A computed fold for a 106-nucleotide RNA from a Chloroflexota bacterium, annotated as Glycine riboswitch aptamer. The organism belongs to Chloroflexota, within Bacteria.
[in-house]
RNA sequence: AACGAGAUCAGGGGAGAGUUCCGGUUUUUUGAACCGGACACCGAAGGGGCAAACCCUUAGUAAAGCCAAGGGCGAAACUCUCAGGUAAAAGGACCCUGUUCUUGCU
Numbered sequence: 001a002a003c004g005a006g007a008u009c010a011g012g013g014g015a016g017a018g019u020u021c022c023g024g025u026u027u028u029u030u031g032a033a034c035c036g037g038a039c040a041c042c043g044a045a046g047g048g049g050c051a052a053a054c055c056c057u058u059a060g061u062a063a064a065g066c067c068a069a070g071g072g073c074g075a076a077a078c079u080c081u082c083a084g085g086u087a088a089a090a091g092g093a094c095c096c097u098g099u100u101c102u103u104g105c106u
Base pairs, nucleotide, nucleotide: 001106003104004103005102006101007100009098010097011096012095013094018039020038021037022036023035024034025033026032040086041085042084046082047080048079049078054072055071056070057069058068
């Protein structure tokens, strides 16, 4: 220096589902926002759950392997729907570009 991995920052892209109903507050009023309640939905902030593999114990055996039971560890865009969300705005997993830093390999 190139390439790979991770992190920070900046810019760009970025889905789904009710602008639902009732009451109240703020506002001149509407609208909108907020609070409480009711029903219906979404999954891509965050969070929870677990499959195989691997390991341990028990059982079994002359001793093991296999089989069986229990435990540990263990992933997601799967699943749950706690949180969050269901017009716009905001947010948004993830992706791209660039900067800086860390690290691996040659």